[in-house]
Molecule: small-subunit ribosomal RNA
Organism: metagenome
RNA sequence: UCCAGUUUAUCCUGCUGGAGGUUGCGGCUAUCUGGUUUGCACUUAGGCAUGCAAGUUCUUUUUAGUUCUUAGGAAUUGGGAAGGGCGAACUGCUCAGUAACACGUAGCUAACCUACCCUAAGAUCAAGAAUAAGCUCGGGAAACUGAGUCUAACACUUGAUAGAAGACGCUCACUGGAAUGUAGCGUCUUUUAAAUCUUCGGAGUCUUAGGAUGGGGCUGCGGCGGAUUAGGUUGUUGGCGGGGUAAUGGCCCACCAAGCCAACGAUCCGUAAGGGCCUUUAGCGAGGAAGCCCUGAGAGGGAAUCUGAGACACUAUUCCCAGCCUUACGGGGUGCAGCAGCCGGGGAUUUUUUGCAAUGCACGAAAGUGUGACAAAGCGAACCAGAGUGUCUUUUCAUAUUGGAAAGACUUUUACCAGUUGUAAAAAGACUGGUGAAUAAGGACUGGGCAAGACCGGUGCCAGCCGCCGCGGUAAUCCCGGCGGUCCAAGUCGCAGCCGCUAUUAUUGGGUCUAAAACAUCCGUAGCUUGUAAAGUAAGUCUUUUGUGAAACCUCACGUCUCAAGCGUGAAACGUGCAAGAGAUACUGCUUUACUAGAGACCGGGGGACGUAAGAAGUACGAUUGAGGUAGUGGUUAAAUACGUUAAUCUUAAUCGGACUAACGAUAGCGAAGGCAUCUUACGAUAACGGUUCUGACAGUAAGGGAUGAAGGCCAGGGGCGCAAAACGGAUUAGAUACCCGUGUAGUCCUGGCAGUAAACACUGCAUACUAAACAUUGGUACCUCCUCGAGAGGUGUCAGUGCUGCAGGGAAGCCGUAGAGUAUGCUACCUGGGAAGUAUAGUCGCAAGGCCGAAACUUAAAGGAAUUGGCGGGGAGGCACUACAACGGGUGACGCGUACGGUUCAAUUAGAAUCUACACCGUGAACCUCACCAGGACCGAUAGCAGGAUGAAGGUCAGUCUGAAGGGCUUACCUGACAUGCUGAGCGGAGGUGCAUGGCCGACGUCAGCCUGUGUCGUGAGAUGACCUGUUAAAUCAGGUAACAGGCGAGACCCACGUGUAUAGUUGCUACUUGGAGAAAGAGCACCCUAUACAGACCGCCUUGGUAACGAGGAGGAAGGUGUGGGCUACGUUAGGUGAGUACACCCCUAAUGCCCUGGGCGACACGAGCGCGGCAAUGCUGCAAUCAAUGAGAUGCAACUCCGAAAGGAGAAGCUAAUCCCAUAAACUGUAGCCUAGUUCAGAUUGAGGUUUGCAACUCAGCCUCAUGACGCUGGAAUCCGUAGUAAUCGUUUAUCAUCAAUGAACGGUGAAUAUGUCCCUGCCUCUUGCACACACUGCCCGUCAAACCAACCGAGUUUUGCAUUGAUGAGGCCCGGAAGGGACGAGUC
Repeated sequence: UCCAGUUUAUCCUGCUGGAGGUUGCGGCUAUCUGGUUUGCACUUAGGCAUGCAAGUUCUUUUUAGUUCUUAGGAAUUGGGAAGGGCGAACUGCUCAGUAACACGUAGCUAACCUACCCUAAGAUCAAGAAUAAGCUCGGGAAACUGAGUCUAACACUUGAUAGAAGACGCUCACUGGAAUGUAGCGUCUUUUAAAUCUUCGGAGUCUUAGGAUGGGGCUGCGGCGGAUUAGGUUGUUGGCGGGGUAAUGGCCCACCAAGCCAACGAUCCGUAAGGGCCUUUAGCGAGGAAGCCCUGAGAGGGAAUCUGAGACACUAUUCCCAGCCUUACGGGGUGCAGCAGCCGGGGAUUUUUUGCAAUGCACGAAAGUGUGACAAAGCGAACCAGAGUGUCUUUUCAUAUUGGAAAGACUUUUACCAGUUGUAAAAAGACUGGUGAAUAAGGACUGGGCAAGACCGGUGCCAGCCGCCGCGGUAAUCCCGGCGGUCCAAGUCGCAGCCGCUAUUAUUGGGUCUAAAACAUCCGUAGCUUGUAAAGUAAGUCUUUUGUGAAACCUCACGUCUCAAGCGUGAAACGUGCAAGAGAUACUGCUUUACUAGAGACCGGGGGACGUAAGAAGUACGAUUGAGGUAGUGGUUAAAUACGUUAAUCUUAAUCGGACUAACGAUAGCGAAGGCAUCUUACGAUAACGGUUCUGACAGUAAGGGAUGAAGGCCAGGGGCGCAAAACGGAUUAGAUACCCGUGUAGUCCUGGCAGUAAACACUGCAUACUAAACAUUGGUACCUCCUCGAGAGGUGUCAGUGCUGCAGGGAAGCCGUAGAGUAUGCUACCUGGGAAGUAUAGUCGCAAGGCCGAAACUUAAAGGAAUUGGCGGGGAGGCACUACAACGGGUGACGCGUACGGUUCAAUUAGAAUCUACACCGUGAACCUCACCAGGACCGAUAGCAGGAUGAAGGUCAGUCUGAAGGGCUUACCUGACAUGCUGAGCGGAGGUGCAUGGCCGACGUCAGCCUGUGUCGUGAGAUGACCUGUUAAAUCAGGUAACAGGCGAGACCCACGUGUAUAGUUGCUACUUGGAGAAAGAGCACCCUAUACAGACCGCCUUGGUAACGAGGAGGAAGGUGUGGGCUACGUUAGGUGAGUACACCCCUAAUGCCCUGGGCGACACGAGCGCGGCAAUGCUGCAAUCAAUGAGAUGCAACUCCGAAAGGAGAAGCUAAUCCCAUAAACUGUAGCCUAGUUCAGAUUGAGGUUUGCAACUCAGCCUCAUGACGCUGGAAUCCGUAGUAAUCGUUUAUCAUCAAUGAACGGUGAAUAUGUCCCUGCCUCUUGCACACACUGCCCGUCAAACCAACCGAGUUUUGCAUUGAUGAGGCCCGGAAGGGACGAGUC
């Protein structure tokens, strides 16, 4: 002093967690020392075996010794019992009770006591009777107890003296705030002392007075929670008189009075010993109550008493109760909250030690005795403090260093050994000497917060971790280990509590428009606060003095243990205080006197939907009646229900009824708020302005309290036109308990009551003062100008309202901004993470509905505010596109076939691709191969180690056997001569896996116009601006404006092809020319065509027109005109898009099989579904014949002219050609002509049969072609959907890729050659701006409720059991009081 966590990111609000200190416990680990240090406080004030924790002295007596002896006894050292004195009321333990004079502090006692001690004065006289122990007998199980007899005292009794106490009167002397006190005198009454011993010094005893010490009692003030406890109290409050006490007092009693306490919290309930202190904190505070000290209380739960100076008594007595022990059953005994110790409880707390040596205490004259107080030791990682676990050098090893190993040297705290000292006795320690680096390091963490691994292995949303955020789904820096590292260190981590952090309870020191939070509004009581001046006072306040505020603790200084902790001495400080005295008087208070600026009263003329009551009016609506009139009306997106021939709707007239009050009307006005609108009257209230006449602080706010309080609701009585919850019907819909339509009851209206809530909102409490401007408007008022002279118009000020901008300032921002959310003051109410919940319960109000007050358990890491960037919207605006529409043309979708996919089937039908962006796609063509699939059969390991091998490995040849075939195994014979796959590692290979580990490449968004940066500026910030607006463009193309100015990628420019021309060039190309059979060809030529190189050309350049401009529209010229046409190139990115099967690459897997080879099969299956195509359904056609025009390309395992054979496919020969030369190679549609005559046909060609031919090792599964025969479906295609804007669509062929063979496929080429639009944003989408958002894996988003199963907590719940407390009643041990007794009285534990 902060850090992490809400978000895509940001700023807030707010809580949660982390980091600190401290207390107790737990895990792992551990060498030593010191310390008035600490240890059953937390839970059971639960129960206790055993031992000890209070005795001592004198006297008498008894007993065991010793010494002396005059032998009687005496002295002395011990023990026992009894009597007397003192002590036993201290010390020690504990914290149950107690919210109280219990404690703290300051006082009082004129209302009291005090043994032992001190001081002073005086005294200690005379006499007497017993008794315990002992002895002798009894009773009893025991505890204990009875009788007889003997004896002593400082024990007891009687008497005397001194004295003391009380009452009355007098003196009025003293003290004091006050005599009720003290003193003196007199009278009377009551009562009464003493103890001896002696060493002769004294010790003891008694009386009185004083002191000291210790206590009793009283008082002021102080210190817990709850109002979901608001009234409590009858001995209660006081008085008079008694009793009682050391003493006051209702402490107790009789009588009298009716008081006393309480919102400043009584009473009741809960909790709790209080304080010094302890923990924490900068402090204020908050929390705690163990140890040490002071005080109180208690001794199993209660009651009572004696003795005594002192007790109602922890280790006294008596009794009751509940336990326990014992018993001979008749009775007895007992109280560890003393020290040890045991059981129990619990997360948790030690030895049945030593000693009176020290310090104290009791007794004693003393010696001394006793002392679980105390002093010591033991145990415990309780705390605090200290020390150590080595240091250095050399060599060597690895290494950035640190470091590891070895050798040598040094030191000796500690350890071990010996001695001295130490201690009551030991031990420890201290001192001296010796041995020897020897005897001594762990715990937690290692993703962020938070110091420290982008190390390895395992695991695979599993196991687990995690205070919080979060890790783990096959490359885990987060799990479990290893190795490194970090932090502390004889410790270190964890669990639980407390304080701090937290200004998240805010006194110091917070907030309330939107985050939690201003009561619905007003009035007003207590309270709090309060204008100007003066005088007095001195309560608060301030200064000063005195007393006190224990010690310990804390702080400082000094000293002492080697240091430190510790201890000692001193000072300061502290409990921030209390009490008393003396002063000060500014401020506050109080008293008194004045004032007028606040407030109120009065007067004046205006304003207003202010209220209450009465009366009047108006249109509309509905009903009734009359008249007119006829078939529909009504209603909706469209309808229907409904009304209507019993005459509706509609028109008109009259009457009746209830509700309401248009236009004016407004950012207007009034009111405290709710709210208030036709007009008139009456009554009532109120604000502003003006006047400055009066009062003289009379004021502000406001807990409780009171009044008012929309709509809806309730009660009672009226009223009821319209509207209209509920209800009914009709529609809509998947449904429609809704929206729409038709009916319609409460209600809405009036009168009288109840209720008391609203998003009762400006989500903004009231009051006062101060702090820039501008504008509009309402009501007053002063003045000026104009004037139609009007109750007119305009303007300048001012006061009071109502609004809209806006400076400073404020704010998290949005925003507020003189009617603050600014600057200040006073008072009130309310808030403290989200949920559970405004719920439960208790209380209270209400007829009810419900209102007010108002939790907890449990759960959760966020919930929330404002703003930002995106995305989205069945939001808005603008612009755009034939994978959009519109217009037009042609298709697909029906049939047959081809092909790809799904599905199914199969031994296998290998695999990939899945909306647009998979499906004639990978594959530009699977008979074998391809090949990845299936069946069957074979083969293969570089290299290292082990085993085998010259007693012959592997291999080869002939033969046999196993096989579909081959290879191989086995057998036999021969040849050759060093390797070998049997095992373990390792390796080759893998079309095995992961495209969600990747590179590269590709598709789509995208025929889009976007994407990004620098500097500046704005904003707390995320971000914004730039890139926006207007116009324009195909375009973020350009122009103008503009806190922006510039820049980059993309667009454009650029590159290629085509279209025009020029120049150059002229073979294999071309032909204006010549020859020739007007053939082939040759010559000549390069003009033309063509070829292929370089240039030119087009730029809105020119003209008209619109426009500021950019640019648009039109025109001229031109081969071409507005990007000339068509391509290529294609931004930042997104889609975890596609591709491990093209190659590459990371990891994983297989390795004698998922490798490799061979044979055969499969990818070609077939109920079915869908995609892309081809062929047709015919006459714009088909068939025959004839004639006649291309371009691009390919060609050496190739294209093949030409000739011959065949009906044809084709076959046999074969020139030429590495190709502007030769060849493929006849283009077809078209044209001409003939036939067909609308039919399943001379259309259509599927399917099938037969026969040929070609390629190829091979044509069955499963090729192409030819011939003959066969001749199916099909007569223009539902919903839906695709393509196309010009040389395009449509149509016609040709070439080529693949290729041994095979094209209905792809690519390219040319021939013929249209229709329509020149628009729009309706559909599908795209871009920009804007708006809303609770979305951000971004609408395939987010999210609500019921239900199922299981679990948790709480509430209600017929009741029931136990315990505690309180109250009432019954019973009642017991002692106390009165009394001679009998008896009576109050208290009263316990039990019910």